[in-house]
Record summary:
Predicted 3D model of a 327-nucleotide RNA (Bacterial RNase P class A) from Ramlibacter sp. The gene name in the source record is rnpB. It matches the Rfam family "Bacterial RNase P class A". It is annotated as a ribozyme. RNAcentral holds the sequence, with entries from ENA.
RNA sequence: GAAGUCCGCCAGACCGCCGCUGGUGCCGCAUGGGAAACCUGGCACUGGAGGAAUGUCCGGACUGCAAAGGGCAGCGCAGGAGGUAACACCUCUCCACCGCGAGGUGAGGAUCAGAGCAACAGAGACGAGUCGCGUCGGGCAACCGCCGCGGGUGAAACGGGCAAUCUCUGCGCGCAGCAAUACCAAAUAGGCCAGCGUUGAUGUGGCUCCGCGGAGCUGGCGGGUAGGUAGCACCGAGCCGUUCGGUGACGAACGGCCCAGAGGAAUGGCGGUCACGCCACGGGCAACCGUGGUGCACAGAAUCCGGCUUACCGGCGGGCUUCACAC
Numbered sequence: 001g002a003a004g005u006c007c008g009c010c011a012g013a014c015c016g017c018c019g020c021u022g023g024u025g026c027c028g029c030a031u032g033g034g035a036a037a038c039c040u041g042g043c044a045c046u047g048g049a050g051g052a053a054u055g056u057c058c059g060g061a062c063u064g065c066a067a068a069g070g071g072c073a074g075c076g077c078a079g080g081a082g083g084u085a086a087c088a089c090c091u092c093u094c095c096a097c098c099g100c101g102a103g104g105u106g107a108g109g110a111u112c113a114g115a116g117c118a119a120c121a122g123a124g125a126c127g128a129g130u131c132g133c134g135u136c137g138g139g140c141a142a143c144c145g146c147c148g149c150g151g152g153u154g155a156a157a158c159g160g161g162c163a164a165u166c167u168c169u170g171c172g173c174g175c176a177g178c179a180a181u182a183c184c185a186a187a188u189a190g191g192c193c194a195g196c197g198u199u200g201a202u203g204u205g206g207c208u209c210c211g212c213g214g215a216g217c218u219g220g221c222g223g224g225u226a227g228g229u230a231g232c233a234c235c236g237a238g239c240c241g242u243u244c245g246g247u248g249a250c251g252a253a254c255g256g257c258c259c260a261g262a263g264g265a266a267u268g269g270c271g272g273u274c275a276c277g278c279c280a281c282g283g284g285c286a287a288c289c290g291u292g293g294u295g296c297a298c299a300g301a302a303u304c305c306g307g308c309u310u311a312c313c314g315g316c317g318g319g320c321u322u323c324a325c326a327c
Stems, first nucleotide, its partner, number of pairs: 001323010012274007020048008032039002050298001055308001057307005062177004074173005079093005094108001095106004109168002114166002116162002126159001131150004136145003181230004191221006203212004236258001238257008276295008
């Protein structure tokens, strides 16, 4: 220097104007919406997407229901040891395969329990039997039987192979999911209780009374729906740093920090400057410089967390390997 391989990081920056949304403080506790529950204002300060927020695939937290214990069924996992809240994830390691190598991949328990499968070629493909030749025996012969040898096909020729076919073994799993669930709580309908009412109620027409009319009326309670609040967002399997233990995944101690949160769903729009990539033109031997244009990916939190997976314009850093050259 070239080619590769394995990790880690970033994913535009700044300014101005106009907006959206959470929190805190202050001012109002006033107005408005609503039957209620509850929601709502102004100003200031401050927080406001990602490495994958994707897929909704795996494992948990949490919640409700169920549940003595065990088994069957079903689903899942599979070398060994470890990490973890847990896992199908991760680490170390053995073995097999690929690669010159760094490294990568592995659906890697069992085929003396049973079943099933094996294209083409080949006489024959897993129950056995059989192609050619030879000796021997039987038979008039065709042929049959025993033994030995040999060629070809094919991944495999009687020896076995495949469990990524069923199966067996060991281990794990109760079911459902935030539209979980808890609380507050209309209208209407239905339910229960009490009182009044066919000795005429409630209603209604003229209104101290008289008519019309004819079976309900009034109050309370409880369940549930709409609606509202919580769950739900700073106290956690949390983030950052240092030290220590461990080959490592990871763990421990100490110090520091508080870090989006709606609920039809905020995190945006416009303008400017700079950075970066590409293209064109001009200049320059070249590195490069100037001008103009254009681009700046994949993608958008929805109860939360740990994984895996998929998408992605580009950029930066590091370890290692192979080859070439120079000293």